[in-house]
Context: one part of a larger RNA
RNA sequence: AGUGAACGCUGGCGGCGUGCUUAACACAUGCAAGUCGAACGCGAAAGUGGAGCAAUCCAUGAGUAGAGUGGCGAACGGGUGAGUAAAAUGUGGGUAAUCUAGCUUCAGAGGGGGAUAACCCGGGGAAACCUGGGCUAAAACCGCGUACGAUUGAUGGAUUUGCGGAUCUAUCAAUGAAAACAUGGCCUCUAUUUAUAAGCUAUGGCUGGGAGAUGAGCCCACAUCCUAUCACGCUUGUUGGUGGGGUAAAGGCCUACCAAGGCGACGACGGGUAGCCGGCCUGAGAGGGUGUCCGGCCACACUGGAACUGAGACACGGUCCAGACUCCUACGGGAGGCAGCAGUGGGGAAUUUUUCGCAAUGGGCGCAAGCCUGACGAAGCAACGCCGCGUAGAGGAUGAAGGCCCUCGCGGUCGUAAACUCUUGUCUAGCGGGACGAAACUCCUUCGCGGAAAUACUGCGGAGGAUUGACUGUACCGCUGGAGGAAGCUCCGGCCAACUCCGUGCCAGCAGCCGCGGUAAUACGGAGGGAGCAAGCGUUACUC
Numbered sequence: 001a002g003u004g005a006a007c008g009c010u011g012g013c014g015g016c017g018u019g020c021u022u023a024a025c026a027c028a029u030g031c032a033a034g035u036c037g038a039a040c041g042c043g044a045a046a047g048u049g050g051a052g053c054a055a056u057c058c059a060u061g062a063g064u065a066g067a068g069u070g071g072c073g074a075a076c077g078g079g080u081g082a083g084u085a086a087a088a089u090g091u092g093g094g095u096a097a098u099c100u101a102g103c104u105u106c107a108g109a110g111g112g113g114g115a116u117a118a119c120c121c122g123g124g125g126a127a128a129c130c131u132g133g134g135c136u137a138a139a140a141c142c143g144c145g146u147a148c149g150a151u152u153g154a155u156g157g158a159u160u161u162g163c164g165g166a167u168c169u170a171u172c173a174a175u176g177a178a179a180a181c182a183u184g185g186c187c188u189c190u191a192u193u194u195a196u197a198a199g200c201u202a203u204g205g206c207u208g209g210g211a212g213a214u215g216a217g218c219c220c221a222c223a224u225c226c227u228a229u230c231a232c233g234c235u236u237g238u239u240g241g242u243g244g245g246g247u248a249a250a251g252g253c254c255u256a257c258c259a260a261g262g263c264g265a266c267g268a269c270g271g272g273u274a275g276c277c278g279g280c281c282u283g284a285g286a287g288g289g290u291g292u293c294c295g296g297c298c299a300c301a302c303u304g305g306a307a308c309u310g311a312g313a314c315a316c317g318g319u320c321c322a323g324a325c326u327c328c329u330a331c332g333g334g335a336g337g338c339a340g341c342a343g344u345g346g347g348g349a350a351u352u353u354u355u356c357g358c359a360a361u362g363g364g365c366g367c368a369a370g371c372c373u374g375a376c377g378a379a380g381c382a383a384c385g386c387c388g389c390g391u392a393g394a395g396g397a398u399g400a401a402g403g404c405c406c407u408c409g410c411g412g413u414c415g416u417a418a419a420c421u422c423u424u425g426u427c428u429a430g431c432g433g434g435a436c437g438a439a440a441c442u443c444c445u446u447c448g449c450g451g452a453a454a455u456a457c458u459g460c461g462g463a464g465g466a467u468u469g470a471c472u473g474u475a476c477c478g479c480u481g482g483a484g485g486a487a488g489c490u491c492c493g494g495c496c497a498a499c500u501c502c503g504u505g506c507c508a509g510c511a512g513c514c515g516c517g518g519u520a521a522u523a524c525g526g527a528g529g530g531a532g533c534a535a536g537c538g539u540u541a542c543u544c
Stems, first nucleotide, its partner, number of pairs: 001543003005540005012389006018382002020347001025345003029342003034072003039069002042066001047060005079300003089223007098216002103212003106208003110144001112142002119134006150175011181204006190197003225272003233263003238260008275297004279290004302323005325336004353379001355378003361375001362373004392423004402414004427485001429480005437471001442466010488533005493514003499528005509516002
């Protein structure tokens, strides 16, 4: 000098930050990932109105709520640091050994089929849930045709090379697509002909591909803690080769066979400890220490293992198996995973609210309206830290009273300090006004350009208007009032700024080091006075 600090005494306000360093211990409760009716088929009820003697029926509610099929998302965002000394990280390269949904761009989109959930009727079960029969739709699923690109094979050519190949191109052969989609508009073309459509058109979606962008996988070099009381040491898929398999992809990644290699005092192997970095702290620097918040990467999600789906996971709030634990049970069987946000118990010296809002920023879905979002934006608690402000200012000597000291002199000191006079009005309190953060998306009007047959519709761009605030009646401003509500802590022997009296008498005690105390203690305890910091001051712990 510093800290994610804690403890003791004390405590007025505001701003900005920070807040389980210990048990990766166990978790009650609520929320944290949904969305789309412009993909699809179904489809209530309450209530209200009417009819009827009533049962009941009709209309509306409403094609709403709702669940289901399907699509996209759920691999992001958020948490933690257990493991990991290298399969990580940092820096620099390689990939001629690779993949990449959504976005931009090119080409295409012909003609068919069979099911199934929801639903209905049954059965089993305490439940979780399971199961039989029947009906149905799609942008769900499956064949067929076509193939500009694409993949594979054969034959040539050109360019390039790290000499293994790679790229481009010509011909032939083989393989492989899609949704008759959805929505808006229209009658120019086609078909029926008042108008509509399977027609045309715009947008979205679909299929195949090249390139880009983005993200990722893999490989290489160097760097990256302690220990030799871990060394004639370690290794058998071990090191290399061939054939095969596997992957998006090189490779003992896996497998069969063959060879006997490979690493090591430039520290192998073993043991201990540890997420790594940008940074942060310290220091003149070199260096040393550290990795909390914020940002990048990695790993993990009760413990261990595994794959499925998918562009992407071997998946925190998915599946399966095993284990420990907790809960429900009709004892047959089931359910669960806060290292998400709050919160609880426990551990501990120690670390916050079971708050508000999607208004902003960002994300998912959707044409959009919008819905979801404990990300995020805010508020709450804590002097935990930093910064700022205040607790008055000026004048005022009968140097008051009182305390303390004293050479005992109404002498000195607290001390211009108080009283008293004048002034100010920050913060707090009360009253009143009152923002920025909001620009958009979208909708309406209108103009230009494009698609198109089109004055319809629609995409893009411009102008005008409408709408939206959790924080919040907050910040800020004005007024009222009146010094009123706001100072402590540590120290005073030397180091080290600051001294006297009383008490005690090697006792009680102090202490960071030196040391102090045994009857005149500036070192113990108290008082007066003083010194230093100040809403803090000290102590402890740790780092330089």
Predicted 3D model of a 544-nucleotide part of an RNA (small-subunit ribosomal RNA, 5' domain) from an uncultured Acidobacteriota bacterium. The RNAcentral record of the full RNA draws on ENA, Greengenes and SILVA. Model confidence (mean pLDDT): 84 of 100.